[in-house]
RNA sequence: AGAGUUUGAUCCUGGCUCAGGAUGAACGCUAGCGGGAGGCUUAACACAUGCAAGUCGAGGGGCAGCACGGACUUAGGUCUGGUGGCGACCGGCGGAUGGGUGCGUAACGCGUAUGCAACUUACCUUUUGCUGGGGAAUAGCUCGAGGAAACUCGGAUUAAUACCCCAUAGCCCAUAAGGACCUCAUGGUUUUAAUGGUAAAGCGAUUUAGCGGCAAGAGAUAGGCAUGCGUCUGAUUAGCUAGAUGGUGGGGUAACGGCUUACCAUGGCUACGAUCAGUAGGGGGUCCGAGAGGAUUAUCCCCCACACUGGUACUGAGACACGGACCAGACUCCUACGGGAGGCAGCAGUGAGGAAUAUUGGGCAAUGGACGCAAGUCUGACCCAGCCAUCCCGCGUGCAGGAAGACUGCCUUAUGGGUUGUAAACUGCUUUUCUGAAAGAAGAAAACUCCCUACGUGUAGGGAUUUGCCGGUAUUUCAGGAAUAAGCAUCGGCUAACUCCGUGCCAGCAGCCGCGGUAAUACGGAGGAUGCAAGCGUUAUCUGGAUUUAUUGGGUUUAAAGGGUGUCUAGGCGGUAGAAUAAGUCAGUGGUGAAAUGCUUCAGCUUAACUGGAGACCGGCCAUUGAAACUGUUUUACUUGAGUGUGCUAGAAGUAAGAGGAAUGUGUAGUGUAGCGGUGAAAUGCAUAGAUAUUACACAGAACGUCGAUAGCGAAGGCAUCUUACUAUAUCAUUACUGACGCUGAAGCACGAAAGCAUGGGGAUCGAACAGGAUUAGAUACCCUGGUAGUCCAUGCCGUAAACGAUGCUCACUAGCUAUUUGUUCAAUUGGGAAUAAGUGGCACAGCGAAAGCGUUAAGUGAGCCACCUGGGGAGUACGCUCGCAAGAGUGAAACUUAAAGGAAUUGACGGGGGCCCGCACAAGCGGUGGAACAUGUGGUUUAAUUCGAUGGUACGCGAGGAACCUUACCUGGGCUUAAAUGUAGUAUGACAGAUUGGGAAACCAGUUCUUCCUUCGGGACAUAUUGCAAGGUGCUGCAUGGUUGUCGUCAGCUCGUGCCGUAAGGUGUAGGGUUAAGUCCCCUAACGAGCGCAACCCCAGCCGUUAGUUGCCAGCGAGUAAUGUCGGGCACUCUAGCGGGACUGCCACUGUAAGGUGUGAGGAAGGCGGGGAUGAGGUCAAAUCAGCACGGCCCUUAUGUCCAGGGCUACACACGUGUUACAAUGGCCACUACAGCGAGCAGCCAACCCGCGAGGGCGAGCGAAUCUUAAACAGUGGUCACAGUUCGGAUUGGAGUCUGCAACUCGACUCCAUGAAGCUGGAAUCGCUAGUAAUCGCGCAUCAGCCAUGGCGCGGUGAAUACGUUCCCGGGCCUUGUACAC
Repeated sequence: AGAGUUUGAUCCUGGCUCAGGAUGAACGCUAGCGGGAGGCUUAACACAUGCAAGUCGAGGGGCAGCACGGACUUAGGUCUGGUGGCGACCGGCGGAUGGGUGCGUAACGCGUAUGCAACUUACCUUUUGCUGGGGAAUAGCUCGAGGAAACUCGGAUUAAUACCCCAUAGCCCAUAAGGACCUCAUGGUUUUAAUGGUAAAGCGAUUUAGCGGCAAGAGAUAGGCAUGCGUCUGAUUAGCUAGAUGGUGGGGUAACGGCUUACCAUGGCUACGAUCAGUAGGGGGUCCGAGAGGAUUAUCCCCCACACUGGUACUGAGACACGGACCAGACUCCUACGGGAGGCAGCAGUGAGGAAUAUUGGGCAAUGGACGCAAGUCUGACCCAGCCAUCCCGCGUGCAGGAAGACUGCCUUAUGGGUUGUAAACUGCUUUUCUGAAAGAAGAAAACUCCCUACGUGUAGGGAUUUGCCGGUAUUUCAGGAAUAAGCAUCGGCUAACUCCGUGCCAGCAGCCGCGGUAAUACGGAGGAUGCAAGCGUUAUCUGGAUUUAUUGGGUUUAAAGGGUGUCUAGGCGGUAGAAUAAGUCAGUGGUGAAAUGCUUCAGCUUAACUGGAGACCGGCCAUUGAAACUGUUUUACUUGAGUGUGCUAGAAGUAAGAGGAAUGUGUAGUGUAGCGGUGAAAUGCAUAGAUAUUACACAGAACGUCGAUAGCGAAGGCAUCUUACUAUAUCAUUACUGACGCUGAAGCACGAAAGCAUGGGGAUCGAACAGGAUUAGAUACCCUGGUAGUCCAUGCCGUAAACGAUGCUCACUAGCUAUUUGUUCAAUUGGGAAUAAGUGGCACAGCGAAAGCGUUAAGUGAGCCACCUGGGGAGUACGCUCGCAAGAGUGAAACUUAAAGGAAUUGACGGGGGCCCGCACAAGCGGUGGAACAUGUGGUUUAAUUCGAUGGUACGCGAGGAACCUUACCUGGGCUUAAAUGUAGUAUGACAGAUUGGGAAACCAGUUCUUCCUUCGGGACAUAUUGCAAGGUGCUGCAUGGUUGUCGUCAGCUCGUGCCGUAAGGUGUAGGGUUAAGUCCCCUAACGAGCGCAACCCCAGCCGUUAGUUGCCAGCGAGUAAUGUCGGGCACUCUAGCGGGACUGCCACUGUAAGGUGUGAGGAAGGCGGGGAUGAGGUCAAAUCAGCACGGCCCUUAUGUCCAGGGCUACACACGUGUUACAAUGGCCACUACAGCGAGCAGCCAACCCGCGAGGGCGAGCGAAUCUUAAACAGUGGUCACAGUUCGGAUUGGAGUCUGCAACUCGACUCCAUGAAGCUGGAAUCGCUAGUAAUCGCGCAUCAGCCAUGGCGCGGUGAAUACGUUCCCGGGCCUUGUACAC
């Protein structure tokens, strides 16, 4: 000293939370010792029992009990105050201190500082004086009586230091008078004389002392009273007060005083908070804090108050009295029911309450107190001990060496390593502590008694004796032996410390954020680590951090917060110069500020805590002396602030009256005829009883077009036709007048839009409510037709608005530019100028601000005053009060709840926001899908199973490029358990396999038969069996993953370095103007460059050249055939396949700054990225896949593994997707005739020939292929069919076959014959395609025994139409805008 938490990220505002310290604490776990402290915070609740205040015989009468002495005695005792002493009693002193508690009290209670000229003070000190004489009682004792008791009553008798009277008294008191001095108003001190009044007590001795008594003065101590200042919260408590405020007389008190009383007066307190209500003992101090300050009042000290509750006085120096009295009350106890007793907030202790707080201990040895001459007695004050880790402090639980880095544990990538860890074992050492034994304090100074010395019958000093609760304690010595001694909390971030297992949004954690839904460093356990340590954590409370109430030290445009505006009272603040004063202010001095505490320093306990000594402080208050700058006060001047006068000027400023035209509506009359009106479209409505429209006249009410404007005026609300009257304001100029008269402004008062209320008018328009019509899922709305209140006027009320510039008023200062309104001055005048003042706007420097922004009209820099704010919600709500006719307004909480709410800006995303642009996106076209039948996939359903996955776009002829068995993962049933494969090491055997027989559905089981090779003889190869080690899983998790893939999208984007801008997120670059298919390029530019994408480089086909010619080709030459490059030959051409060329807006014209664009331009095979392909940036969708593969974790192990047979994946009321074939004449059928390319081929393609109607079969050349084979269709030519469910269409079904295959039943394809279904161009809707494209026609290939292929991937043949254009739909890109969105 800060940190966490609002957001995708940022800055700010703002709350919540944490880290520190502390405690009279409590709780949990744990615990070796000592020292010092502390210990009912709750029930001022109730209390059993014991103790806590007595003492004095040197005051008195006496003598109950005890002891001694004496006398008597019946030897049991009795008597005797004679002695020591002494119960009870009279008397004195003390019980008013000490000790406890904090109920009450917001007060002179407390603190501080003063005053008493208005007072008291026992005991103590000191001074002076005195102490004479007398008397009457009473307790006790005794007698009697009553009562249960407590106790009470009566008679007789008696004493005192008890009580009374007399004497004396200069001093004391009272009365009135005089003098002197002094002060502070009443007055005070001192003195003089007069009158009157008031005292006393004795006791005691060795008969020396001594202790007392009375009066008065002084001192000390202790108190009483008064006053200034300070002393909690609430205004949702604003008025309070009758002894109340004052006076006079009387009374009372120690004393002043309404303290009390009678009379008189009507005062007194209060916004600087009276009164009322709530809470509370106050202070020194204590805790926190840098301080200011906040909190607190345990222990110790001072003061106050109280003593069961309330009240009252008595005694006394002192009380209205804790362990006194009386009365009343509640409670408890005793009782013979008549009546009595009691007061732990003293020390122990008990019950209760509570989270919680100790022993019914020892001693008066010390300190202190009461009494006493003293010895002494009493003392739960006090000193000690006991209990409690409650706190503070100190010590210990060992130290050193010791690596095989041991074992166990834990982790791991596991033949290994890491960690626990020098830790242990082991060796050496030490003995604080512990155990045993021994010695053993200080605290003790006195007093008493005795002795001595000095003054002299007493005091002072010295010596001796005696006295210790704690305590045989502290402490010391000896012996023994590492021996007796470590826990608690935490380990996601804040916050030091990490892994494994378990659990699976469960159990649980959590101070805040938050963690846990199968890989949890956050839950529980373990290992390890971190922190502190005889303690450690938790809880509670206070303070700090919190500048989060801001004096130090905050704010108010938008985060909470400027009152709607003006005026004014109190209050606060206030111009220039001089003088006086000294209240504030400053300086010196004095007093006080108790001690303790805290600080500094020294000292004592071994140290420390603790304790003691000294010092410095104690921010304060009071008094006094001085200074005079500033503020204040008084006074004298001034003019610049403010105001007044004079002269112009300005305006929708206000009030009242009058006037005007346009429009609207209505009425009357005319013309005129079928609609009008209204809307997105309509309808309600009006209209043949004549509307709308139009003309004329009349009436009514309301509002004032153009001018008109970021123009004007006003304090704000607000103000607009014109004229007049009255009223107010502002500016400028002048400098004549006043002379600080000023600024602000709680409370108060006034004004205050619209709506609303009241009364009375008025009522044209518009128009809440209401009615109807529409819209809609609904439509209590938006739209339409009507329409009441209202809107208007007068008077009164209301008193609120986003009453906003969301910005209080005033003054001063701080760069400018520009526009405009109203003046003035100068200049100039045909227009345009300069200066200055007051307004109204725009931009902008400095500065400010979280930023947006503000910026001489401040949100800048300062001064003054007022108002307001303190997290969000609850809530501007409730209650109370005030106002109001009401509506309601003003003032204005809390409980509870929450970790955020919020401001500004940033990036993205989104918008039925905007701009620009693109795309078969729309449009223009062509052909389809959706209707039919079938094929195929999916859903659903069914099933023993219908294995699994894919599911908007981006699943659904998808994984699957081929499910009859196999595949196969599914189901049923039957088997196997290291088992299928492979490797390695060892052992055994020489077989195993094969063939064959039986059982069986097969797998499999059981049996029969046959039975190796090489050799250096050691063995080896091979095979089987067996053993060990490594199994297997299409089981789960694609949300643990790798890899791969889809999509946006072949869209033009995505980023970086440095620089610059911004507090930052971030921006710039990448924006702007053009251009492009393109972030393609150009220009400009705080950006300059670069990377991944685009393009190009690659491949295919199109043109040419060149090289090379076999299996290709055949122009020329030759041979041959019915015919064919068939053959010799050739490599020209085609072709094949290598290498090159070619296209670049290069040239031309136009256009443009350039990039580029345009052109039926030239040239060229190709022209403007020429056409295709491959190529897919950064990212998005927790997109898909654990079943292609790989892989973490979890799960199964006589099964979720594995083998076999059969079945299933092919089911079928239904729904969807994708296709095929069609519905026909641009066609079907028949016959004939041509022309491809990509490919594939030996368990293959299969020529030719033969057979079969055909699928096919037979026979049989060629070809591992530029050689052979597969091998074309649409088209063309000719014929037929004439619009029909047909010579269209071919489903379905029956029959007969072919082929593949172990096997076509579930469940194959194909052929032939027969059958001949639906279907006549398809609703809403929807898909593809821009040229060799769509459409149409066939061909090939992969997989494959065969095939459910109409699928997929390729190939060629024939070969169109259309695009005006970008308004709209969809998708995308860039810029911009709004946002309360950010899964």